[in-house]
This is a predicted structure of a 689-nucleotide part of an RNA (large-subunit ribosomal RNA, domain II) from a Bifidobacteriaceae bacterium. Model confidence (mean pLDDT): 85 of 100. Rfam family: Bacterial large subunit ribosomal RNA.
Context: one part of a larger RNA
Parts: sequence; structure tokens; C1' cells
RNA sequence: GUCUGCGAGUCAGUGAUGCGUGGCAAGGUUAACCCGUGCGGGGGAGCCGUAGCGAAAGCGAGUCUUAACAGGGCGUUGUCAGUCGCGUGUUCUGGACCCGAAGCGGGAUGAUCUAGCCCAGUGCAGGGUGAAGCGCGGGUAAGACCGCGUGGAGGCCCGAACCCACUUAGGUUGAAAACUGAGGGGAUGACGUUGGGUUAGGGGUGAAAGGCCAAUCAAAUUCCGUGAUAGCUGGUUCUCUCCGAAAUGCAUUUUGGUGCAGCGUCGAGUUAUUGUCUGCGGGGGGUAGAGCUACCGGCUGCUUGCGGGCCCAUUGCGGGUACCAAUAGCAACCGAACUCCGAAUACCCGUCAGGUUUAUCUCGGCAGUGAGUCAGCGGGGGAUAAGCUUCGCUGUCGAAAGGGAAACAGCCCGGACCGUCGUCUAAGGUCCCUAAGCGUGUGCUAAGUGGGAAAGGAUGUGGAGUCGCCCUGACAGCCAGGAGGUUGGCUUAGAAGCAGCCAUCCUUGAAAGAGUGCGUAACAGCUCACUGGUCUAGUGAUUCCGCGCCGACAAUGUAGCGGGGCUCAAGCACACCACCGAAGACGCGGCAAUCGCUUUUUUAGGCGGUUGGGUAGGAGAGCGUUCCGCAACGGGGUGAAGCAGAGGCGCAAGCUUUCUGUGGACUUUGCGGAAGUGAGAAUGCAGAC
Repeated sequence: GUCUGCGAGUCAGUGAUGCGUGGCAAGGUUAACCCGUGCGGGGGAGCCGUAGCGAAAGCGAGUCUUAACAGGGCGUUGUCAGUCGCGUGUUCUGGACCCGAAGCGGGAUGAUCUAGCCCAGUGCAGGGUGAAGCGCGGGUAAGACCGCGUGGAGGCCCGAACCCACUUAGGUUGAAAACUGAGGGGAUGACGUUGGGUUAGGGGUGAAAGGCCAAUCAAAUUCCGUGAUAGCUGGUUCUCUCCGAAAUGCAUUUUGGUGCAGCGUCGAGUUAUUGUCUGCGGGGGGUAGAGCUACCGGCUGCUUGCGGGCCCAUUGCGGGUACCAAUAGCAACCGAACUCCGAAUACCCGUCAGGUUUAUCUCGGCAGUGAGUCAGCGGGGGAUAAGCUUCGCUGUCGAAAGGGAAACAGCCCGGACCGUCGUCUAAGGUCCCUAAGCGUGUGCUAAGUGGGAAAGGAUGUGGAGUCGCCCUGACAGCCAGGAGGUUGGCUUAGAAGCAGCCAUCCUUGAAAGAGUGCGUAACAGCUCACUGGUCUAGUGAUUCCGCGCCGACAAUGUAGCGGGGCUCAAGCACACCACCGAAGACGCGGCAAUCGCUUUUUUAGGCGGUUGGGUAGGAGAGCGUUCCGCAACGGGGUGAAGCAGAGGCGCAAGCUUUCUGUGGACUUUGCGGAAGUGAGAAUGCAGAC
């Protein structure tokens, strides 16, 4: 891991409360127990109901409060039936659907491991060093002291046994639940060790690491309390039918729990045009927008210039100012907490009309939910960040399959009862992959733009305008002129069109600036504006719109159309005609639920309409297993149950007195009853492989 078996809402209570059903009924019913074995009889104590009010005494259709004959509270009067069983839903108390803690308490068992202590023993090869003391000699006044011997001290030295465990390698499903190899430390000591004894669980023991107390220690082990408790996790076993949520509000030692409400379901009652949709009619509003000499607040420019600053001046006055600036005016603006204004929607109301299976409301049984998610729109927070967060409105998902978006819960289309080798469509598509047009018409794009992106940039290209110049010849090119007063004045070393400042005239002329740029030290020189000629037909400026271009750099491999591939398109825009395309709609057949009508197939039939996605969850109807009662004068060695195969039946759970094989003794059906009643999941339990 698989297979087989086992494995989870049970039982009790003269508890509570609904529903269904039965008996009796203003009454209903016994309990213990007795007689005793008949689905028997007795037993009326007690309980519930028939009257309430008061804390109570108590009174009573009233009563309590109170001084009250007042008021008020709860009752009576109208609606107006209970009680005892059985079944079933839920609940309460119990382990209470099952498995699961870490732990808490009590009593015992442990010091053969290990920690300390006690008693009695025992072990430490060999080698080295050479303390005190003592002797002799030297030395001294005597000493001290020195030397040579002797001596044999030490948590002394080296190093086996013995004890330890510092390093490293191996081992790591080991040879071993702590070891092995090679080295290492101690090795007469606070040494090692043997036998016996002793200290016990909030206790011991501890040269102290929370260490050790039998492979267990921040409180041992074992049994019991014990099925501790678990607002937590996991699991919870057959089928079909109808309906079908929530992830919100308030509160909570509360935020992953719970209570009440909201939303679901089932039953009963009310039938009131109750609800809802559309239309119609009537309402209030202060949002979007807009506006502000209409308020409040903000804010910019100009004018005005109270006042202030600074300067001058002063005995006191006063004067100046290009600084700041009140107020007022003119002009342009801004505001969630501004409003002279002001929508669309939404909301409220209804003597109205139409649609709608009462969908509304009330009461009651049973819930689940109270972690939501993304998208669009309106806001707050954030950075007008987030697949961010928090509200409001709507939708999807959640609990929704199908088609589209290459793939893709939340986007687009559309809501799957079943069958059908029929038809029409939606979104989206129609060159090939790939169902259907390389469809029609008119344009655009040249960038593979399409098929990713901004500020910004540009004689890309198409379209629509406006304003200039132009056959009296424009624009561009080429030829020629572009002069004189004058080197204007000033400045300056110089300043001559061309460093700078000021002025910017006049003349000749077809035209020519007191000069557009280059240039010189300054001149010179080149050039432009301007003019003539030549040439010949358009040429400039600007605005808007369509489609393109640049801006454009990333890591495995093209890689920013799903791919191939596509250029009068298979791209883009507009218009049009076809077609494809879904579990949508339609056709045909069938099943079920429900509503209406109808009928002697009435727990049923016929006709017609509507409905049948579904998690949590509510309601209904069934299948099967084991056992029991009654019935079938059932079946069965001429072969029961069980097992295997085939066929048949039922929407399904399943059934099969059909056939075949196996098997070898029980078993089926109908109506009832009772449960150890259904397995795929619980890191489930046991066994097998």
C1' cells in the first nucleotide's frame, strides 16, 4: 500500500416542548403493591385540567396596592378542552455521536541503574625526585651557617593494571538505543573498587549540570478517580423527490465561540387587491454638477493706501519712501465639514390600472450562517500603490455544470429532469490547425503596426479648414546689383554696418538696414535683407482629425497573435448579406413535483398549465441487514442458505419462485414489531498478502 472483518446521534426519566395517531372527555389517569399467568383483575394515594390575585395570612370573578367605594397591575367576561398512551422531531440531566491531550488528585511499587552517606573488606607493576629529622666533619665565644652522609616526606614526577572520556576517524535501518580504532588525562589519593545497609516523589540525593532517582525527570513508575476536560483538529456508513441559505446588525474576558435579530425550511391561521413588478398620480431631499458683490473660509493680479517698518527732522508739529499692507473696488478662481441654486437615480405614499400558483403578515417546530470572494460603479485610508484595506449599490462565484476569453472560482453569453446521428440562435467567430466567408462595397495602414507602454520628438502618410504670395511671373535654383552723405555721434589704444551706449535721418535709385551672420588688432573681404534678369506653375504658414514612426535594455529557447501563417489582408474603420456556434430556445418521446378542471381505476385515472442546477440546512417517500410475532396445511437431498456467471425488472437504494455451475441443510413471501441496521476516508483497530 491493497484486500477482508470491525468501526461513530444510543439508552434512561409517570423530565420539558412540538407534530402525527389512538382511548376517554369537564374530566383524564393510575404509582408502589396485591391476586396471580389472562395481552387478566384489583389498587384513586397521587398528578394534570376545570379560577384567579397576592410575598403571605387570605379573599375570590375577582384580587393586590392603598386611608380610599380613586387610579393602576394581573385576571374574569368574547375566542374558550383536557388528559393518558404509542410513534416521531428537538431539548434538559447524565460520558450523551466517535477517537484524541498536555495534565490534576489518591493509594501503592521502586536506590540490583544512578546520587550522597554508613559498616566490613580489598587494589594500586616498575622507575625517578630526595623535604623534615638524625650522624659525622668544617665553622662560631656560643650560635647561626656550610659540606658529606643517613633518612624517605609529597592531593610530587614518568608510566602499566585500574579509573576517566580531551581530540580525531569510523559507525549513524550500528557489532552496540552511546560503541570501536589511534592518540589523550589521573594513576598514595577530595583515589579506585567489592559485599552489606540507608535516604522516596513537591520527596530524596546533588564539589550545582535542573544533574540523578532502573534506556523514563522543571516533579519517577503503576493502578484507580476516568469514558477528566478539549469554545480545538479529524472522522461519522443506503437511495430517490421538493424547497433552499449565510458569511450581516447588536451584545459578549468577545472577535476562528455564543445569545437575540436577519436570511432557509415545514406546519397552522388570516383572504385584508396584503406583498411584488410595470405604468400613472402625489411627495420630501441638498448628492453629482454648478456658483459665490448669496453667506462662511481660502486664494491670485491691478487700483485705493488705514496702519506699520525704515530714513530725515523735531521744543512741539512734520516731511520722504520704488518696503509690508488693512479696507473698498475691478477682474480670475477654490472648498467633505461653504450654498443664491440644483439634477439623474433611489426612497416614501396610493381612492388607480394591468401582470403575478398569497409570493405578504401572524403564531409555532427544526435549522444552518454570523472567516466571504472578485468585478463594475460611488467614497474613506494608502502614494487618486497593491490579487491592499474599509464602507455603500449591483452582479458572479460561494452553492453553477455548459459555450466564449489558448490555458484561466469571481470577466462575457447562458441557468444542466432524462433521451434524440432533428431545427434556430447568444457571447464569440468563419485562410489551415478548427465547425462556419482566403464574403460584398468604400477607404486607411507599410509599421508585421495589428500582436505591450508615457512625457516628449519628427518635411511619415490620408482627410477637412483658415491665412498669405502667384502668368502684371510667385517658391527654389542660377546671373547681376546690394550704393552715396559716412569711419553717424559717443566711447575707446582702435570701434570704419557687425565690443558697448545713444540716435536710426537724408540722397541717388529698379533696389539696398546708419545693417542678418561669418570675418579683421582696426580696416579689408565673404554674405543676408532688398531689387532687376533668366526660368516657368504653383508655392509658403497655421489649426483640427484618421492611421502609422522614434522614445522601447534581462537573464534555459523564438517567447508581448494559442501556433502555422497573413499586406487592395487572414490588419484597422464604416456599412451590408450569409453561415458556424451552448446542457439556451424550439420539435418529438418519456419521468417526477405542483396548480386548475374533471371522472366511480378516488392513497387512482384523464385533460391543460407551470416547475424540476444546488453546499450548509429543512421537509417527504422508499431500499436493504439481523432477530421476534401472526399467516401462507409456503419452498427444500427430485438439492435450502451462501458463492460465481448469464438473462430479466425497478428513476435509484436494490430485486429475481429465470437458467447454468458450485455448495450440502436450512429458508422465502405478506402484514406487523424490535434494533449492536448500511463503510472509502478518522497519520482509524485487527488479520492476511